Context: one part of a larger RNA
RNA sequence: UGACGGGGGCCCGCACAAGCAGUGGAGUAUGUGGUUUAAUUCGAAGCAACGCGAAGAACCUUACCAGGUCUUGACAUCCCUUGAAGUUUGUAGAGAUACAAAUGUUCCUUCGGGACAAGGAGACAGGUGGUGCAUGGUUGUCGUCAGCUCGUGUCGUGAGAUGUUGGGUUAAGUCCCGCAACGAGCGCAACCCUUAUCGUUAGUUACCAGCACGUUAUGGUGGGGACUCUAACGAGACUGCCGGCGACAAGCCGGAGGAAGGUGGGGAUGAUGUCAAAUCAUCAUGCCCCUUAUGACCUGGGCUACACACGUACUACAAUGGCCGUUACAAUGGGAAGCUAAGCUGUGAAGUGGAGCAAAUCCCCAAAGGCGGUCCCAGUUCGGAUUGUGGGCUGAAACUCGCCCACAUGAAGUCGGAAUUGCUAGUAAUGGUAGGUCAGCAUACUACCGUGAAUACGUUCCCGGGCCUUGUACA
Numbered sequence: 001u002g003a004c005g006g007g008g009g010c011c012c013g014c015a016c017a018a019g020c021a022g023u024g025g026a027g028u029a030u031g032u033g034g035u036u037u038a039a040u041u042c043g044a045a046g047c048a049a050c051g052c053g054a055a056g057a058a059c060c061u062u063a064c065c066a067g068g069u070c071u072u073g074a075c076a077u078c079c080c081u082u083g084a085a086g087u088u089u090g091u092a093g094a095g096a097u098a099c100a101a102a103u104g105u106u107c108c109u110u111c112g113g114g115a116c117a118a119g120g121a122g123a124c125a126g127g128u129g130g131u132g133c134a135u136g137g138u139u140g141u142c143g144u145c146a147g148c149u150c151g152u153g154u155c156g157u158g159a160g161a162u163g164u165u166g167g168g169u170u171a172a173g174u175c176c177c178g179c180a181a182c183g184a185g186c187g188c189a190a191c192c193c194u195u196a197u198c199g200u201u202a203g204u205u206a207c208c209a210g211c212a213c214g215u216u217a218u219g220g221u222g223g224g225g226a227c228u229c230u231a232a233c234g235a236g237a238c239u240g241c242c243g244g245c246g247a248c249a250a251g252c253c254g255g256a257g258g259a260a261g262g263u264g265g266g267g268a269u270g271a272u273g274u275c276a277a278a279u280c281a282u283c284a285u286g287c288c289c290c291u292u293a294u295g296a297c298c299u300g301g302g303c304u305a306c307a308c309a310c311g312u313a314c315u316a317c318a319a320u321g322g323c324c325g326u327u328a329c330a331a332u333g334g335g336a337a338g339c340u341a342a343g344c345u346g347u348g349a350a351g352u353g354g355a356g357c358a359a360a361u362c363c364c365c366a367a368a369g370g371c372g373g374u375c376c377c378a379g380u381u382c383g384g385a386u387u388g389u390g391g392g393c394u395g396a397a398a399c400u401c402g403c404c405c406a407c408a409u410g411a412a413g414u415c416g417g418a419a420u421u422g423c424u425a426g427u428a429a430u431g432g433u434a435g436g437u438c439a440g441c442a443u444a445c446u447a448c449c450g451u452g453a454a455u456a457c458g459u460u461c462c463c464g465g466g467c468c469u470u471g472u473a474c475a
Stems, first nucleotide, its partner, number of pairs: 001475002003472003007469007015459002019423005026315008034306002042053002064301007073124001077123002079120005086103007106115003126290002129288003135284002137279003140275001142273001147186006153162003166177003192267004197235007207224002211222003238261001241255005317416001321375007334363002382413001387408007429451007
């Protein structure tokens, strides 16, 4: 000087408390451990691994296993020889591939050659092989916590200190005052995006108040530029105004006006460093290793196994409900190898069919909710696992191993021990919708809107963190 203390003081955070909803019990989905296996590819490991890499394993992917094959190689450059390349067909084979037949003689050219293919020789290729404790780059984490430093000066023999401590204050090393310090840098804040209000400009594909036309009906038509909206530019919030408190300071408390009030809400933004944290399997890369194999191709299998254990979710256990009928109201976002209307078919559903429009235009548009009926507290008209049968879709191909529909079947489960998680407002809870990945496959992820709470006395305690101080046999 740090680190640590079941030392002290001050302060903060859904840290506790006050509340709401959960997890832990059940079934299923998914990830992991373990076990099994020819293989169950690899990585991730307290918080900060475990619906994580993976925004989607039937083949492919794929790295793993078994078998069948290749050896200048699946891919790149260089040299030599030859030839178009290619297309079609047949035979053998699981295919990779092997053999054969037919067809085809090109394009550019500086006439040297080049493009493309086959064969040959070696230089080399190749490696998702090892080392993240050799590395770059990227990332997590403490933590969006308020800290981390430097120059000059001064003090100290020196390591170092001072500044950065103190009195107030703040979300903040934020600001004020004081002070052997005076200044400065990286962080904080602001500048950026979005959202909440208004104005100006612009009105098409969006809108429809007033006017007119038309329809079973609809901004459907003429028209309009008001409103909504769209998208560009502005305005607006600054403790600016008033009162009180305060050292007359910084600021704090209350009020007015205002769409919004004291950082308005949300996002992006992550200082110096810590964990030899993660990644050699995104990529790059040193060294080591393999080189008729640890490289490459193919078929099939595996990554989907299953006594069990854990994490994360979904669905429930019902009446604030289930079922039936009827009736409203969204916002994102996506669409040409795509999204799909009317109509038709079918008991029904997944679907069939494949028109028109043409990327702000058109299409898809909610569900909880409201109203009416039924059930009458039961393992039930709750719950839907599991299983059987018959179908549909995607795709060469759904056996291992996809999704969906109909009928039948109808398991556990009656609110969950110890323990433990999230959340302070348009939040929690709850309801649906869309997207990426994607041929197909979503209870996951990322967004969007609808309905919409309870509680916070307070900081004694638990956890984490910041500042000052004290002790230390620790570095």
Molecule: small-subunit ribosomal RNA, 3' major domain
Organism: metagenome